Guanidine-I riboswitch aptamer from Leptothoe kymatousa TAU-MAC 1615, 126 nucleotides, folded computationally. The sequence was found by an Rfam model in a public genome assembly. Rfam family: Guanidine-I riboswitch aptamer. Gene Ontology term of the family: regulation of gene expression. About the family: This family represents a conserved RNA structure found upstream of the ykkC and yxkD genes in Bacillus subtilis and related genes in other bacteria. The model forms 100% of the base pairs in the Rfam consensus.
[in-house]
């Protein structure tokens, strides 16, 4: 130099980014309430009205945004954690013990998009 092997799966975490959910912000809708002006009636006031006009408030509805929204859902490690299983040696006979090491791109590919996800214990390094 080359070749072979370094298992398999569940939850869970580092992490991810936006399909839905919640939330943000715009708009219409509709409605609670307050002030403005007009109009009525009146015991003529600092009153009242099954009116109407403007502006204001945000508990509803919708549709749009926006993950430089903590967040639920979702994705998710070879080199993260904890199990169980498979495999190997014992065995006082039904459980004991092992299951090593492991730096690491650029690029690409998938789902709604992303990422230690796959490519990939790749290329390359020591």
């Nucleotide at each position: 130099a080359c070749a072979u092997u370094a298992g398999g799966u569940u939850u869970c975490u580092a992490g991810g980014g936006u399909u839905c959910c919640g939330g943000u912000u715009u708009a219409a809708c509709g409605g609670u309430a307050g002030a403005u002006c007009a109009c009525c009636u009146u015991u003529c006031a600092u009153a009242g009205g099954u009116u109407g006009u403007u502006u204001u408030u945000g508990u509803g509805u919708u549709a749009a945004u926006c993950g430089u929204c903590u967040g639920g859902u979702c994705c998710g490690a070879g080199a993260g954690a904890a199990g169980c299983c498979g495999c190997c040696a014992g065995u006082u006979u039904u459980u004991u013990g092992g299951u090593a090491c492991a730096c690491g791109g650029c690029g690409g590919g998938a789902u709604a998009a992303a990422a230690g996800c796959c490519c990939g214990g790749g290329a390359g390094a020591a």